Molecule: Glycine riboswitch aptamer
Organism: Paracoccaceae bacterium
RNA sequence: GAGCCAGACUAGGGAGAACCCGGCGACCCGCCCGUGGGUGGGGCGGCCGGUGCCGAAGGAGCAACCGCCCCGGUAAACUCUCAGGCGCAAGGGACCGGUCUGGCCG
Numbered sequence: 001g002a003g004c005c006a007g008a009c010u011a012g013g014g015a016g017a018a019c020c021c022g023g024c025g026a027c028c029c030g031c032c033c034g035u036g037g038g039u040g041g042g043g044c045g046g047c048c049g050g051u052g053c054c055g056a057a058g059g060a061g062c063a064a065c066c067g068c069c070c071c072g073g074u075a076a077a078c079u080c081u082c083a084g085g086c087g088c089a090a091g092g093g094a095c096c097g098g099u100c101u102g103g104c105c106g
Stems, first nucleotide, its partner, number of pairs: 001105001003104008012096002018051001020050005027042007052086003058082001059080003065073003
């Protein structure tokens, strides 16, 4: 010098996919009987189950190529969907940007 690699921080940017179905519970409203219960409707966040879907935490798989050629090594933003996620919000979020540290190179 600012090039490569790794790590940390960052109130920066950052997508996709059911406001799905059923049940439980709580809340609101109406009605009935009467001081507590029943029933109907509603959407909300919570729990459970089911189906459908997403793919950019993580995980897994494979080509060319390489090797000591039986077999093995090895990649992704590709594929799978175990995990995770699917109204808004929140959170998460590969990757990019910024700051700093260390190493390598010149």